[in-house]
Molecule: transfer RNA
Organism: Minisyncoccia bacterium
């Protein structure tokens, strides 16, 4: 250089057009003399980045970026 697949929450991942979730974890409170458990609640997101297409984009389309695999000199 060519191609695949992958990038969504702190971390693992779901989500294949109709306003973005779930588990751990992390703060709060309830239980316990403390702590773990367990129950309740809540904070936490420009979905890599620019664009285009739609009434509507995480998704669909185009261009880059980085990781990861394969090909080729």
């Nucleotide at each position: 250089g060519c191609g695949g697949u992958g990038g969504u929450a702190g971390u693992u991942c779901a989500g294949u057009g109709g306003u973005a979730g779930a588990a751990c974890g992390u703060c709060u409170g309830c239980u316990u003399g403390c702590c773990a458990u367990g129950c309740a609640g809540a904070a936490g997101g420009u979905c890599g980045c620019g664009g285009g297409u739609u009434c509507a984009a995480a998704u669909c389309c185009c261009g880059u970026c980085c990781a990861c695999c394969g090909c080729u000199c």